[in-house]
RNA sequence: AGAGUUUGAUCCUGGCUCAGGAUGAAUGCUAGCGGUGCGCCUAACACAUGCAAGUCGAGCGGGAUUCUAAAAUAGCUUGCUAUUUUAGAUGAGAGCGGCGAACGGGUGAGUAAUAAGUUGCUACCUACCUCUAAGUCAGGGAUAGUCCACCGAAAGGUGGUUUAAUACCGGAUGUGCUGGAAACAGUAAAGAUUUAUCGCUUAGAGAGGGGGCUUCUUCCUAUCAGCUAGUUGGUGAGGUAAUAGCUCACCAAGGCUAUGACGGGUAAUUGGUCUGAGAGGAUGACCAGUCACAAUGGAACUGAGACACGGUCCAUACUCCUACGGGAGGCAGCAGUGAGGAAUCUUCCACAAUGGGCGAAAGCCUGAUGGAGCGACACCGCGUGAAGGAUGAAGGUUUAACGAUUGUAAACUUCUUUUCUGGGGGAGCAUAAUGAGAGUACCCCAGGAAUAAGGGGCGGCAAAUCACGUGCCAGCAGCCGCGGUAAUACGUGAGCCCCAAGCAUUAUCCGGAAUUACUGGGUGUAAAGGGUUUGUAGGUGGAUUUUUAAGUUGAAUAUUAAAGACCGAAGCUCAACUUCGUGUAUGUAUUCAAAACUGGAAAUCUAGAAUCAGGGAGAGGUAAGCGGAAUUCUAAGUGUAGGGGUGCAAUCCGUAGAUACUUAGAAGAACACCAAAAGCGAAGGCAGCUUACUGGAACUGUAUUGACACUGAGGAACGAAAGCAUGGGGAGCGAAAAGGAUUAAAUACCCUUGUAGUCCAUGCCCUAAACGAUGAUAACUAAGUGUUCCUGUAAAAGGGAGUGCUGAAGCAAACGCAUUAAGUUAUCCUCCUGAGGAGUACGGUCACAAGAUUAAAACUCAAAGGAAUGGACGGGGACCCACACCAGCACUGGAUCACGUGGUUUAAUUCGACAAUAAACGGGGAAUCUUACCCAGACUUGACAUCCUAAGAACCUUUCAGAAAUGAAAGAGUGCCCGUAACGGAACUUACAGACAGGUGCUGCAUGGUUGUCGUCAGCUCGCGCCUUGAGGUGUUCGGUUAAGUCCGUUAACGAACGCAACCCAUGCCCUUAAUUACAAUGUUUAAGGGGACUGCCUUGGCUAACAAGGAGGAAGGUGUGGAUGACGUCAAAUCAGCAUGGCUUUUACCUCUGGGGCCACACACAUGAUACAAUGGUAAGUACAAAGAGUAGCGAGAGGGUGACCUGGAGCCAAUCUAUAAAACUUAUCUAAAUCCGGAUUGAAGUCUGAAACUCGACUUCAUGAAGUUGGAAUUGCUAGUAAUCGUGAAUCAGACAUGUCACGGUGAAUAUGUUCCUGGGUCUUGUACUCACCGCCCGUCACGGCAUGGGAGGUAAUAAUAUCGGAAGCUCCUUUGAUAAUAGAGGGAUCCAUGGUAGGAUUACUGACUGGGCUGAAGUCGUAACAAGGUAACC
Repeated sequence: AGAGUUUGAUCCUGGCUCAGGAUGAAUGCUAGCGGUGCGCCUAACACAUGCAAGUCGAGCGGGAUUCUAAAAUAGCUUGCUAUUUUAGAUGAGAGCGGCGAACGGGUGAGUAAUAAGUUGCUACCUACCUCUAAGUCAGGGAUAGUCCACCGAAAGGUGGUUUAAUACCGGAUGUGCUGGAAACAGUAAAGAUUUAUCGCUUAGAGAGGGGGCUUCUUCCUAUCAGCUAGUUGGUGAGGUAAUAGCUCACCAAGGCUAUGACGGGUAAUUGGUCUGAGAGGAUGACCAGUCACAAUGGAACUGAGACACGGUCCAUACUCCUACGGGAGGCAGCAGUGAGGAAUCUUCCACAAUGGGCGAAAGCCUGAUGGAGCGACACCGCGUGAAGGAUGAAGGUUUAACGAUUGUAAACUUCUUUUCUGGGGGAGCAUAAUGAGAGUACCCCAGGAAUAAGGGGCGGCAAAUCACGUGCCAGCAGCCGCGGUAAUACGUGAGCCCCAAGCAUUAUCCGGAAUUACUGGGUGUAAAGGGUUUGUAGGUGGAUUUUUAAGUUGAAUAUUAAAGACCGAAGCUCAACUUCGUGUAUGUAUUCAAAACUGGAAAUCUAGAAUCAGGGAGAGGUAAGCGGAAUUCUAAGUGUAGGGGUGCAAUCCGUAGAUACUUAGAAGAACACCAAAAGCGAAGGCAGCUUACUGGAACUGUAUUGACACUGAGGAACGAAAGCAUGGGGAGCGAAAAGGAUUAAAUACCCUUGUAGUCCAUGCCCUAAACGAUGAUAACUAAGUGUUCCUGUAAAAGGGAGUGCUGAAGCAAACGCAUUAAGUUAUCCUCCUGAGGAGUACGGUCACAAGAUUAAAACUCAAAGGAAUGGACGGGGACCCACACCAGCACUGGAUCACGUGGUUUAAUUCGACAAUAAACGGGGAAUCUUACCCAGACUUGACAUCCUAAGAACCUUUCAGAAAUGAAAGAGUGCCCGUAACGGAACUUACAGACAGGUGCUGCAUGGUUGUCGUCAGCUCGCGCCUUGAGGUGUUCGGUUAAGUCCGUUAACGAACGCAACCCAUGCCCUUAAUUACAAUGUUUAAGGGGACUGCCUUGGCUAACAAGGAGGAAGGUGUGGAUGACGUCAAAUCAGCAUGGCUUUUACCUCUGGGGCCACACACAUGAUACAAUGGUAAGUACAAAGAGUAGCGAGAGGGUGACCUGGAGCCAAUCUAUAAAACUUAUCUAAAUCCGGAUUGAAGUCUGAAACUCGACUUCAUGAAGUUGGAAUUGCUAGUAAUCGUGAAUCAGACAUGUCACGGUGAAUAUGUUCCUGGGUCUUGUACUCACCGCCCGUCACGGCAUGGGAGGUAAUAAUAUCGGAAGCUCCUUUGAUAAUAGAGGGAUCCAUGGUAGGAUUACUGACUGGGCUGAAGUCGUAACAAGGUAACC
């Protein structure tokens, strides 16, 4: 300090998320030790048990008990026991009295100010303590206790006798005090006691503590805007320690509030704590200060102090005891229990220390406190060993199988002992004594590596990767997102990374977030300028002088508790922790000083502002009047069959006379031309002409006032259209409505009608994309060029005020703005803070209503959005090209057949290919084979490859079984190389066992290679430079030209690569050379090699260009013609079945062999073809002319046979030598328009050939048969010249052939187009876009189904705070009676106030509710297609 995430990519806006720190935490896994801290955040819920406040005998009466001594009595073992008395000591329990119990300890419910913090003030009080002054005299009567009697279960109570005090009472005195002007009056005490003190009383002062008042500050909410009757003030009285409406009587009518009263919600507060660079934000555990509370509510008593946590009274709820009559209780003290909860400890030790209460003291009490225990809850510290150690062990993981890694890690060797265990010693806290902690901290000795490592992560952010398993499953996930068979993201393992006795997760706070912006943001288009003006409060404000000192600045003083934080030291071995010291403590107050600026006061000025005068401009406003054109209607006339309307039509009008034309009349509304970037107005808005009234602005001029100004929350006024109310008006137009069309539908677009409305008057409504999407005012900051008004001038120039365009600096995310700012400044106001939900709900206000205004939340998402960029697309535009269309020719689609595909069928009909770019395609040839399919029968190291061992040459022949594979049997036979031989070697065969073979099994979405297509379209890119924040652009655009990004010119571009062209092949002309099988020529053919064509020449046009048009010459002319050649890329296009290949899968089978069948099925549909329908023809006869290719398991001549297919036979040919009738054409004849002498399907019979085999399932021949078909609907294909059309020929594959296919060859040989409107495809530029998986895109709404939250809702339930009223406990105060006293007190009665409570009506809040409304959400539901392109009716408010 930033990062991830919107997009194809970019910049911006903007949210979401992450990395950091923190916690009184909790959860998961794990765990060796110590120190220091911390430990019910929830139920201020309920509490068993114990303890937490007592003490004083030196205040008092007394005194159980015990001890000692003496005496007496009794018993008797004459020194013991018991009893009694006396004296002395001891002094329990209870009581009177004093002091304390108001401290200490706990908790945070209430409280938004009777509180806290902070600063001042005083009308007050103060026990104990300190100091000063004065005193402490003399009396009295009671009472508790004790004792006696009684009541009650208990708690407790009643009566009587008797008694003391530092208890109580009056008397005296009065330093003083109180009252009073004074005189004067009133007013105190207590003693104890070892004689030294402690007490007591009065008064004054102090210290510390408290009461009261006060300035400023202290959360959210305006969907809380008005609140208040003791309320605000006064007078008097009461009351208090004291001021005061604190209380009361009377009088007045005040007081508070937009600087937020009143109401609602929430909350103890501060020092501080966490975070942050800071400013801030969040928080208020522990420690410390203050406040409040003590089961809930109320009340007083006592006292110096309380309205009292461990006191009293009353009421309520709850719990407990009870003999049912009554009683008792209050852990938010310390432990502890239950409950609640994610969650928080021991019913411990001690008063040794510190402190507190009482006491003269010893001392007693002290769950304050000091300690220990439990808890990784936090912080800090230590350890789990150190050094050496390579065969880089084993094992694990991985691998390209070599190795790599775990890894010096281990083993092993040496060493150490922090920790641990055992033993010994042993502080300080404590001082003269006293130690709970504790034999603790610490020290010494011995033992032995011994007792001690986990958690999370490894796709990016963010350090760290591989293997296996899984297969959109299981699962992960903070965000983006992973997972659909090769997952670095799931699970496991290995390895690695981070932290470490912890590590992760969850929750919460701050940060990052400049994402509420004071520091430090914005508002043209991203969220955001109010529709406009006026103006109140408020904020801000021109020049000069004087003064003041509120702001401001400086200084001093006081305060800002301690702790904490910062800095410096010190003590625990270090640290955490603790102690000490300095400074800070930004704040507040007071005093003093300064006087520049702001403010206040006084005076002056004229530059702002306003007024005045002048002549002009204007659709400014209101009212009245007038006008012509047009439309419609009415009347009349002329006139006849249509008119109207549309894309085409129809509804509609018209023979009852329309439309059209003419004349006259009526009505209402709007004002052509002028007219404009023009004018006026605050905005909305304003348009014929005239008149009246009237507002404002600009200019010019001099005069007047003298800052009178700017802005403006609330407020007020105006405010298009539509709409509402009342009354008029109503020609045209025209929601609704009706009809006609269109359409799948058409509640629309189009057409014919047509009501409200539009118009007028009056009153409402108050909203618009009310827009310049740009608040108002003022100042400053280059120019250029139009235009309106004024001024100016002879005319100009110029000046001022408006209104437009282009542009500099500057600004801006960019687009753009730019003196009419979106620039630079100042002042004031409005508004914004992710998208949706929603400008919605509820509440309030306004409105006649419609509705307007103000204005949320739950919930859902990780985006939504702006500008610009490259593409793609458009039923956008411009230009260009192509048999794309047009013009033509011939087809297809109809028939029959062939062939392929779908479908169906089947045991199987093997598989692939499906828009263009599948369908006579793989297959360039399925009877067996092929063959992958089916049935049946067989084999299992295999049909094929390599390796080990053994045997045998190989091989051949025959017989049997069988459909064959196969099995059985018999026979024959030994070769080649080396070597004397054996052994051995090569090849082959057989046998055995296993490694393995094999798979046309899957995945073309794991791949290589190959191919199709856009497309032979002219494009696709790079380097450097330049422009842009950037994606990107430029170049490659533009003007011409071309088949072409071909070339030329221009040009912030200059060059270049891949494509184009050329190079290559064929062909056309010529030449040279060569050649035999051709031929005998000046030739042809074949082969090789050259030449030729380049816009080279001329004319015209064009820019003196590229190039185009025409011409000459030439075999050929503008790429001569045809081929081959296919840029970057697109389609996850095709192919695992040509081949290769990763992964998966199969192994007595998904391998292999054999026979038979199938791939040839057949209601049907589609694609591609063949043959035809005939006379440009058929048939018969005759006569011509090719090219290219093939041939020895071959082509096969002549000859003979057969009607023929063909057969016999075999000349010739390994091919310019041999083998093949070319056919259309031409010449004759015939047929004569007919389903025919067209057409040939189908079928019957008989044959030929190939082949083991022709049934399923071949071709051909002959004879016979003679189907459909008479030119083919919608639609659709090919072709621009030797082309289409037509005619035949050949070849590959091949035994044969289903070939009408494919690829070649030649023969004959046209028509039309000199164009680009349209269809299709493509290219370039431009434009729009909400598309980018790119229009086969995106996307909206209803309905249906599931889920979620929410509004309304007849009501229901609960709570809260007030009001009114009833009621009135306890209690204070007051009054009164008493047969109550010495006097009080007491007792009885009464009055005011008054808690809980009862009743009533509303208010608010929360929960709930049949039904109901919309909202959000959910891979593949329904209906349409509203929006995005001119989105097919421009969109939007």
This is a predicted structure of a 1437-nucleotide RNA (small-subunit ribosomal RNA) from an uncultured bacterium.
It matches the Rfam family "Bacterial small subunit ribosomal RNA".
The coordinates come from a structure-prediction model, not an experiment, and the mean pLDDT is 83.